Source information:
Small-subunit ribosomal RNA, central domain from uncultured euryarchaeote, 353 nucleotides, folded computationally. RNAcentral holds the full RNA, with entries from ENA and SILVA. The coordinates come from a structure-prediction model, not an experiment, and the mean pLDDT is 87.
[in-house]
Context: one part of a larger RNA
RNA sequence: UUGAGCUUAAAGCGUUCGUAGCCUGUCCAGUAAAUCCUUGGGUAAAUCGGGCAGCUUAACUGUUCGAAUUCCGAGGAGACUGCUGGACUUGGGACCGGAAGAGGUCAAAAGUACUCUUGGGGUAGGGGUAAAAUCCUGUAAUCCCACGAGGACUACCAGUGGCGAAGGCGUUUGACUAGGACGGAUUCGACGGUAAGGAACGAAACCCCGGGUCGCAAACGGGAUUAGAUACCCCGGUAGUCCGGGGCGUAAACGCUGCAGGCUUGGUGUUGGGGGCUCUACGAGAGCGCCCAGUGCCGAAGAGAAAUUGUUAAGCCUGCCGCUUGGGGAGUACGGUCGCAAGACUGAAACUU
Repeated sequence: UUGAGCUUAAAGCGUUCGUAGCCUGUCCAGUAAAUCCUUGGGUAAAUCGGGCAGCUUAACUGUUCGAAUUCCGAGGAGACUGCUGGACUUGGGACCGGAAGAGGUCAAAAGUACUCUUGGGGUAGGGGUAAAAUCCUGUAAUCCCACGAGGACUACCAGUGGCGAAGGCGUUUGACUAGGACGGAUUCGACGGUAAGGAACGAAACCCCGGGUCGCAAACGGGAUUAGAUACCCCGGUAGUCCGGGGCGUAAACGCUGCAGGCUUGGUGUUGGGGGCUCUACGAGAGCGCCCAGUGCCGAAGAGAAAUUGUUAAGCCUGCCGCUUGGGGAGUACGGUCGCAAGACUGAAACUU
C1' cells in the first nucleotide's frame, strides 16, 4: 500500500540482447473506436426530495411535481489519443572516408628471471631468522662459467592513458573478427525507447574428463614462538594455479548511483577525430582559438539530513523496467526449478523485540 522512496539509513537485477506489454518525432487529409455536449428519447414500480390529502397526530399510506443512478440507442463537435492513407528529416539505421585503441579468437615467434640436467672451475660451508633450528652439503653444496631442457610470466614504456555491455583486456608478428568516435552535398524514411517471461555472456574459487606441473602454494609434515599456538615467522609440500573440452553462475560482480531522451552559469587538464588563424627548418612541424565524442579535477544555481553532488547530476522534466516498507528469526524452513556435487535461484511463518 490511491503514499513515500532506492550513493551512504531498507531498496538499481553482475551485464547485454530481446518477446509480449507500456510509451512514442514533424506536417496534411480522412474516419469517429475513445473523448466531449445547457442536444433530445428511453432508463418499471417501490425507494429519495418538495407540495397537498387520509387514518385524532406521528410512523404509515395515497396523490402530484421533481431529482438521482448507470447504461442503451440517436444527433452533433473534431483539439488531443486511436485507426487508415500520403508527405518530411531533426530520432534511428545503412553506406563512404581517413585516423585511434592491452576489444575478441586462433596461430607463430621473442625476452629476462626461475628451477633442473650435463660439463668445467673451485672448497667448506650454505640457507634461514629478531635470534635460532628443522633443511641442503664431502656421492662436492653455496659461488663462477658454458651448452641444454622445462613450465609459468610479460619488467621498463605505463599515464585519475586507452578499449570493452559487464566480467575483463598489457612482449612481438600474422590471419580472421566485433564495436565506438569524427567527417560527408551520400542513402532509407519513425524503421524508435524500455523491457515481465526468455536467451547469451559472466572474476576468483570449486567440480568432471584428458594433458601439463618451473615457481608459488590451501590441506598436510617438521622447526621455532608461546602458558598453549590447530596461527603469525622458518624449512618442506599435495590439490590448485597453466592448457584443451564440459559444468557451476556467484563476488565489496562498486560509481555501493537501472536504461533512454530533452533542458539548465562556468573554469582547468587529458584522449580520439575535425575545422580555422599565425609562424615555419615545409616535416606525420610549432603556437593559439573553435566544434564533436570520451575521460579526470574544481566549482554557480539548484538539490541534499548532511557528507557531498553539480552538463559524466544525486538539478529541472518525460517514458519504461527492477526493487524497498522496523530489528532478529533468515536469505533459514518447506515446496519447486536447475546442478555430478558443492550449492544456486525462488522464498515464508510461528515466535521474539